[in-house]
């Protein structure tokens, strides 16, 4: 980079550095020297993934002490993501993010 699939109206601070642009595109509307955007420490939200454990529900096995499946709900570590406004709004053969697969 492509390709399937999902999800995308909730959430979410604080210093510090930089210094003029910034929301991916197009038209709009915003954001930003009261310093946006990008980086850095820390802290924070909870959308996919894995693994570990607890507990509810169903089954099946049993030597009746349990084990084993499949499903739900919480935690906890971890990989990633994310922390301006419905993906900001319309538009497009558009875009982000997870998991897979080549």
């Nucleotide at each position: 980079c492509g390709c399937u699939c999902a999800u995308c109206a909730a959430g979410a601070g604080c210093g510090g550095c930089c210094g003029a642009g910034g929301g991916a595109c197009a038209g709009g509307c915003c954001c930003u020297a009261c310093g946006a955007c990008g980086c850095c420490g820390c802290g924070g939200c909870a959308a996919c993934c894995a693994a570990a454990g607890u507990u509810c529900c169903g089954g099946u096995c049993c030597u009746c002490g349990g084990a084993c499946c499949g499903g739900g709900a919480g935690u906890u570590c971890g990989g990633u993501g994310c922390c301006a406004a419905u993906g900001c709004c319309u538009g497009a053969c558009c875009g982000a993010u997870g998991a897979g697969c080549a």
SAM riboswitch aptamer (S box leader) from an Actinomycetota bacterium, 102 nucleotides, folded computationally. Lineage of the source: Bacteria > Bacillati > Actinomycetota. It matches the Rfam family "SAM riboswitch aptamer (S box leader)". From the family's description: The SAM riboswitch is found upstream of a number of genes which code for proteins involved in methionine or cysteine biosynthesis in Gram-positive bacteria. Model confidence (mean pLDDT): 82 of 100.